[in-house]
Context: one part of a larger RNA
RNA sequence: CACUGCCCGUCAAGUCAAGGAAGCCGGGAGUACCCGAAACCCCUGAAUUUCAGGGUCUAAGGUAAAUUCGGUGACAGGGACUAAGUCGUAACAAGGCACGGCUAGCGGAAGCUGGUCGUGGAUUAAAUCCAA
Numbered sequence: 001c002a003c004u005g006c007c008c009g010u011c012a013a014g015u016c017a018a019g020g021a022a023g024c025c026g027g028g029a030g031u032a033c034c035c036g037a038a039a040c041c042c043c044u045g046a047a048u049u050u051c052a053g054g055g056u057c058u059a060a061g062g063u064a065a066a067u068u069c070g071g072u073g074a075c076a077g078g079g080a081c082u083a084a085g086u087c088g089u090a091a092c093a094a095g096g097c098a099c100g101g102c103u104a105g106c107g108g109a110a111g112c113u114g115g116u117c118g119u120g121g122a123u124u125a126a127a128u129c130c131a132a
Stems, first nucleotide, its partner, number of pairs: 003095001005092001008088002011085001013082004020075001023072006031064004041055006098119009
């Protein structure tokens, strides 16, 4: 390699990563309640050492509701990337309806239409006349 240019989105194919998610599984730290061994201690009785009964506290265990972390996960949605797929042509020139922001509605898709705002818009060349 400069408009036979550039370029947008849907759809189709492939690869990859991350997140969502009913459910299932596992772990952590606690909370409330229930139950509550032995030892120590206390009380009572018998009694030299001691024995029997009861009580307080507590480990372990159980129940319940929540909390947190991780794994798995039907399914659903997008994302990134990939020489030569499909449909259109939205943007870049006034890009052929100027473009863009917000918002509402609508549409295979880029998008379109309405409202409102911005300029990050092009155009206003020449001649003559009038006024300053």
The prediction has a mean pLDDT of 80. The part of an RNA shown here (small-subunit ribosomal RNA, 3' minor domain) has 132 nucleotides and comes from a Candidatus Campbellbacteria bacterium. Lineage of the source: Bacteria > Bacteria candidate phyla > Candidatus Campbelliibacteriota.